[in-house]
Small-subunit ribosomal RNA, 3' major domain from an uncultured bacterium, 463 nucleotides, folded computationally. Model confidence (mean pLDDT): 84 of 100.

Context: one part of a larger RNA
RNA sequence: UGACGGGGGCCCGCACAAGCAGUGGAGUAUGUGGUUUAAUUCGAAGCAACGCGAAGAACCUUACCAGGUCUUGACAUCAAGCGAAGGGCGCAGAGAUGUGCCCGCCCUUCGGGGCGCGAAGACAGGUGGUGCAUGGUUGUCGUCAGCUCGUGUCGUGAGAUGUUGGGUUAAGUCCCGCAACGAGCGCAACCCUUACCGUUAGUUGCUACAGCAAGGAGCUCUCUAACGGGACUGCCGUUGACAAAACGGAGGAAGGUGGGGAUGACGUCAAAUCAUCAUGCCCCUUAUGACCUGGGCUACACACGUACUACAAUGGCAAUUAACAACGAGUAUCAAAGCCGCGAGGCGGAGGGAAUCUCAAAAAAUUGUCUCAGUUCGGAUUGCAGGCUGAAACCCGCCUGCAUGAAGUCGGAAUUGCUAGUAAUCGCGAAUCAGCAUGUCGCGGUGAAUACGUUCCCGGGCC
Numbered sequence: 001u002g003a004c005g006g007g008g009g010c011c012c013g014c015a016c017a018a019g020c021a022g023u024g025g026a027g028u029a030u031g032u033g034g035u036u037u038a039a040u041u042c043g044a045a046g047c048a049a050c051g052c053g054a055a056g057a058a059c060c061u062u063a064c065c066a067g068g069u070c071u072u073g074a075c076a077u078c079a080a081g082c083g084a085a086g087g088g089c090g091c092a093g094a095g096a097u098g099u100g101c102c103c104g105c106c107c108u109u110c111g112g113g114g115c116g117c118g119a120a121g122a123c124a125g126g127u128g129g130u131g132c133a134u135g136g137u138u139g140u141c142g143u144c145a146g147c148u149c150g151u152g153u154c155g156u157g158a159g160a161u162g163u164u165g166g167g168u169u170a171a172g173u174c175c176c177g178c179a180a181c182g183a184g185c186g187c188a189a190c191c192c193u194u195a196c197c198g199u200u201a202g203u204u205g206c207u208a209c210a211g212c213a214a215g216g217a218g219c220u221c222u223c224u225a226a227c228g229g230g231a232c233u234g235c236c237g238u239u240g241a242c243a244a245a246a247c248g249g250a251g252g253a254a255g256g257u258g259g260g261g262a263u264g265a266c267g268u269c270a271a272a273u274c275a276u277c278a279u280g281c282c283c284c285u286u287a288u289g290a291c292c293u294g295g296g297c298u299a300c301a302c303a304c305g306u307a308c309u310a311c312a313a314u315g316g317c318a319a320u321u322a323a324c325a326a327c328g329a330g331u332a333u334c335a336a337a338g339c340c341g342c343g344a345g346g347c348g349g350a351g352g353g354a355a356u357c358u359c360a361a362a363a364a365a366u367u368g369u370c371u372c373a374g375u376u377c378g379g380a381u382u383g384c385a386g387g388c389u390g391a392a393a394c395c396c397g398c399c400u401g402c403a404u405g406a407a408g409u410c411g412g413a414a415u416u417g418c419u420a421g422u423a424a425u426c427g428c429g430a431a432u433c434a435g436c437a438u439g440u441c442g443c444g445g446u447g448a449a450u451a452c453g454u455u456c457c458c459g460g461g462c463c
Stems, first nucleotide, its partner, number of pairs: 008463006015454002019418005026309008034300002042053002064295007073123001077122002081117003086103007106113002125284002128282003134278002136273003139269001141267001146185006152161003165176003191261004196229007205219003232255001235249005311411001315370005328359003333352002338347003377408001382403007424446007
């Protein structure tokens, strides 16, 4: 000077408390450990690993295993020599590959160029090791309010001061004081979005009606999207130290940072990543490189994490329709009407590179029924029959119909999230993607309870 203390003081945070809904019990999905295995590729490990890298393992991916193969190589440069490249059909083979036949003959300024094959070798190659050799990127404390510097002053010096103190703030935010005076990185603001208004603009959007379609007209309304306005403790009152500010009020669509996002200081953890990439050193070089077929990453006594579905009547099922969204995506694509099928789906192919067409049905809502049961709850598991994608669903995909109908009657110790359009609940979309979503990222609908307070638990800040 820091760090630490079951030392003290002050302060904050869903930290506790007050509430609501969960997890922990069941079944399943998924990740991990363990075990098993020829292989179950590798990494991630308290918070900050475990629906994590992986926004999608049937082959491919793929790095793993078994077997079959190659050795200047699957990929790059140099290169004698040779030839268009390449395509089709056979045969052998699991294929890689080997072999046979046929077709095929680039551009040119005639020097050559492009592309391919290719002996020999220089070299390629490595998801091999080291994240404790590194760059870059990331997590975390923490969006916490801190971290520093110049000059001056004090101290022999390490250092201190400033940055402490009195108030105040979400904030080292601001005010006052002060041997300090200033400054920088952070805070805040500038950015995006949302809430209100105005102006401009009017197609594909909108337009008064019981509703629909077409045409015409219009741009008042809705909407769209560009530019502006608007909120600043600006106004009033009280408190305060005549300050900063706090509390109450007015006006206002909005009030004291309006809500949300992006934004992450100096640093900490030899934190994570050599498997995104880059890279030093070490190692392999007829193999630790490369190709192929098949298998594995999907195993299963068990243990843990994260989710989904339930245990029912605020419910299940059926019917009726007049219900009511928003974000998005679409040409190797989204696909309407119509027809067929109980259905998944099939046929069909209008329209749409989309404010025009399509995905698209929003669901929670209403009425009837069931009457408290392991049930008309619950849907696991299993059998049969089908559909879709794809060379190919045995290992190992998703979906449909019929049958089957397990555990489960609200969950021990313990433990998590959340303070408002939030929790809870309801559906919808997208990325990845041939196919595959209970995951992830978004979107809207319905819409609560509670907060006395800071003694205590946890984390953090200042003295």